[in-house]
Context: one part of a larger RNA
RNA sequence: UGACGGGUCCCCGCACAAGCAGCGGAGCGUGUGGUUUAAUUCGAUGCUACACGAAGAACCUUACCUGGGUUUGACAUAGAGGUAGUAGGGAAGCGAAAGCGGACCGACCCUUCGGGGAGCCUCUACAGGUGUUGCAUGGCUGUCGUCAGCUCGUGUCGUGAGAUGUUCGGUUAAGUCCGUGAACGAGCGCAACCCUUGCUCUUAGUUGCUAAUAGGCUUCGGCCUAUGCACUCUAAGAGGACUGCCAGCGAUGAGCUGGAGGAAGGUGGGGAUGACGUCAAAUCCUCAUGGCCCUUAUGCCCAGGGCCACACACAUGCGACAAUGGUCAAGACAAUGCGUUGCAAGCCAGCGAUGGUUAGCUAAUCGCAUAAAAUUGACCUCAGUACGGAUUGAGGGUUGCAAUUCACCCUCAUGAAGCUGGAGUUGCUAGUAACCGCCGGUCAGCUAUACGGCGAUGAAUACGUUCCCGGGUCU
Numbered sequence: 001u002g003a004c005g006g007g008u009c010c011c012c013g014c015a016c017a018a019g020c021a022g023c024g025g026a027g028c029g030u031g032u033g034g035u036u037u038a039a040u041u042c043g044a045u046g047c048u049a050c051a052c053g054a055a056g057a058a059c060c061u062u063a064c065c066u067g068g069g070u071u072u073g074a075c076a077u078a079g080a081g082g083u084a085g086u087a088g089g090g091a092a093g094c095g096a097a098a099g100c101g102g103a104c105c106g107a108c109c110c111u112u113c114g115g116g117g118a119g120c121c122u123c124u125a126c127a128g129g130u131g132u133u134g135c136a137u138g139g140c141u142g143u144c145g146u147c148a149g150c151u152c153g154u155g156u157c158g159u160g161a162g163a164u165g166u167u168c169g170g171u172u173a174a175g176u177c178c179g180u181g182a183a184c185g186a187g188c189g190c191a192a193c194c195c196u197u198g199c200u201c202u203u204a205g206u207u208g209c210u211a212a213u214a215g216g217c218u219u220c221g222g223c224c225u226a227u228g229c230a231c232u233c234u235a236a237g238a239g240g241a242c243u244g245c246c247a248g249c250g251a252u253g254a255g256c257u258g259g260a261g262g263a264a265g266g267u268g269g270g271g272a273u274g275a276c277g278u279c280a281a282a283u284c285c286u287c288a289u290g291g292c293c294c295u296u297a298u299g300c301c302c303a304g305g306g307c308c309a310c311a312c313a314c315a316u317g318c319g320a321c322a323a324u325g326g327u328c329a330a331g332a333c334a335a336u337g338c339g340u341u342g343c344a345a346g347c348c349a350g351c352g353a354u355g356g357u358u359a360g361c362u363a364a365u366c367g368c369a370u371a372a373a374a375u376u377g378a379c380c381u382c383a384g385u386a387c388g389g390a391u392u393g394a395g396g397g398u399u400g401c402a403a404u405u406c407a408c409c410c411u412c413a414u415g416a417a418g419c420u421g422g423a424g425u426u427g428c429u430a431g432u433a434a435c436c437g438c439c440g441g442u443c444a445g446c447u448a449u450a451c452g453g454c455g456a457u458g459a460a461u462a463c464g465u466u467c468c469c470g471g472g473u474c475u
Stems, first nucleotide, its partner, number of pairs: 007475001010472004015465002019428005027318007034310002042053002064305007073126001077125007088105002093100002108117003128294002131292003137288002139283001141281001142279001144277001149188006155164003168179003194271004199239007208229002212227006242265001245259005321421001325380006337368003342361002346357004387418001392413007434457001436455005
């Protein structure tokens, strides 16, 4: 000077408390450990690994295993030599494929017509490596933490390490600001500038809108057309919030409390943005890269298998145990998105998955696309049930070369555990939690109950800071 203390003072955070919904018990999905295996590829391991890399493992992917093959190589550059029915395409045949094979077809550019280039073959340098070292590295990332801190110049103090500034009194979300003070200034952070959302105005009016007017049709509900851009909306610009105004408190300060006006009030809500540094944190399997290692193999090609195993343990989810419910019927209201190798209306066939046919749409025009909870009516009447849906059998459909290991979906049948979960533990402070659907990426298909978004309905509680955890300041 730091760090640490079951030392002290002060402060903050869904940290506790107050609440709501869960997890921990059962079933299933997924990940991990372990075990097994020819292989179950590799990495990630307290918080900060475990629906993580993986925004999609049937083949491919794929790195693993078994077997078959190959050696200048699947790919690049350079040098030397060679090659003319050459490069390229490629039938029969062998083979699991890779590959071998080779009937037949058959080129290009420049040219001084000698040849040269490109290609191909051989040789040599070399290629290649998801081999190793993240404790040799770059880059990128996690975490403390969006915590309020971390420093510098000059000056002053100290023999010096260093201190001061950055302390102290207030205040703030904030080293935010005010005041004081041997300090005066400055930088990286904070805040603001950026995006989005909430209000208004201007501009614009099709593919969007339909108040008014006119015409036509009408089952008198309304529909269509024209005019129109008022409204909604779209998307470009501008305004608007600044403690600006008032009162009180405060030190005449910073500011705090209340009020007015206002769509919004004291950072309006949300996002992006992550200081100096810490953990020799993670990643050599994104990529790049030093050293080391392999070079007829640790490279390359292929078929099949494996990554999906299963006594068990943990993590994280889904859907349940029911009546605030289940089933059936009627029937209302969204937003974000996506679509030409695509989205597919309508019609027809099928109980259905789906199939057939085909209009429209390169999209504010057409389609995906019926939102679902909610509401109304009927049944069920507390039961392992008309709860629950695991498991299994049978029959079908779709994608794809291929569905056995190992896909999804439909129909019929089957109908397990489970009656609210021990110790313990998680999330959340408002349009939040909870609950309800919808969309997207990846993608032929899908193991998505995951992840990223979107809207519908919409709470309870916070006395307070003694205690647990984490953090900040002084001592």

The part of an RNA shown here (small-subunit ribosomal RNA, 3' major domain) has 475 nucleotides and comes from an uncultured bacterium. RNAcentral holds the full RNA, with entries from SILVA.